Lysine riboswitch aptamer from a Clostridiaceae bacterium, 178 nucleotides, folded computationally.
It was read from a public genome assembly, where an Rfam model found it.
It matches the Rfam family "Lysine riboswitch aptamer". Rfam links the family to the GO term lysine biosynthetic process.
Lineage of the source: Bacteria > Bacillati > Clostridia > Eubacteriales > Clostridiaceae.

């Protein structure tokens, strides 16, 4: 001097990922409220079951029908802004919250525990008002990246096969060997 670990910085994939706000739909003429009629001993509490408590029992709780008024949350779309490229999405475990209590369920938080490079399509299952959308398993297609092989004089490019993001590219860096 070359060179290459750990490490640091900056990037790429593309209908790229996530969050927030606004607008208009859907949910829905639904829930709920009032009035009238009707029903007749049970009814209510977050979804289910059990317990417990409360209300009602001809002074009619509740059920059903009609009329009037009439939502909201979640999910999705468009626009804008913000943060980013394990962006993020799931599973498991622990833990917290939600009802009067218990169990199941639901909603959150944490984890160097595990899976998935990304987009998209399809069957099935789950959530959901939903033929929307999301999630999961499986099977296809497209695409990015690296490795190997082949074509090509080299490179570039093309094709095939395979791997995974703890990856890949560029720069800095410089321990060991040469």
């Nucleotide at each position: 001097g070359u060179g290459u670990a750990a490490g640091a910085u900056a990037g790429a994939g593309g209908c790229g990922c996530a969050u927030u706000u606004u607008u208009a739909a859907u949910u829905a003429g639904u829930a709920a409220a009032u009035u009238c009629a009707u029903u007749u001993a049970g009814a209510u509490a977050u979804a289910u079951g059990g317990g417990u408590a409360u209300c009602g029992c001809u002074u009619g709780a509740u059920u059903u029908g009609a009329a009037u008024u009439g939502a909201a949350a979640g999910g999705g779309a468009a626009a804008a802004a913000u943060g980013c490229c394990g962006a993020a999405g799931g599973a498991a475990a622990a833990u917290u919250c939600u009802u009067c209590c218990c169990a199941u369920a639901g909603a959150g938080u944490u984890u160097u525990u595990c899976c998935u490079g990304g987009u998209u399509c399809u069957u099935c299952a789950g959530u959901g008002a939903a033929u929307a959308a999301c999630u999961g398993c499986a099977g296809g297609a497209c695409u990015g990246u690296c490795a190997u092989c082949a074509a090509c004089a080299c490179a570039a490019u093309u094709g095939a096969u395979g791997g995974a993001g703890c990856g890949c590219u560029a720069u800095c860096g410089u321990u060991a060997a040469g």